[in-house]
């Protein structure tokens, strides 16, 4: 300089052919227990990296940028 892939809850990750934003961990509150953990039960928590576009509808399709990460070139 050029491909290509990645970004969703604190954390790891899912979300089918564009049609209601999940799950485990953590957290909070209860329970059990002499007490802690474990376990069981209930709950909080989201601007889906940013900005636009297209659609009755966008995490998903397009474009732009931004971070992160693979390859290639270049390194006068």
């Nucleotide at each position: 300089g050029g491909a290509c892939c990645c970004a969703u809850a604190g954390c790891u990750c899912a979300a089918u052919u564009g049609g209601c934003a999940g799950a485990g961990c953590a957290g909070u509150c209860g329970g059990c227990u002499c007490a802690u953990a474990a376990c069981c039960g209930a709950u909080a928590g989201g601007u889906u990296g940013u900005a636009g576009g297209u659609u009755c509808g966008a995490g998903u399709c397009c474009u732009a940028c931004u971070g992160g990460g693979u390859c290639c070139a270049c390194c006068a």

Transfer RNA from Ignavibacterium sp., 76 nucleotides, folded computationally.
The source organism's lineage runs through Bacteria, Ignavibacteria, Ignavibacteriales, Ignavibacteriaceae and Ignavibacterium.
The prediction has a mean pLDDT of 80.
Rfam family: tRNA. Rfam classes the family as a transfer RNA.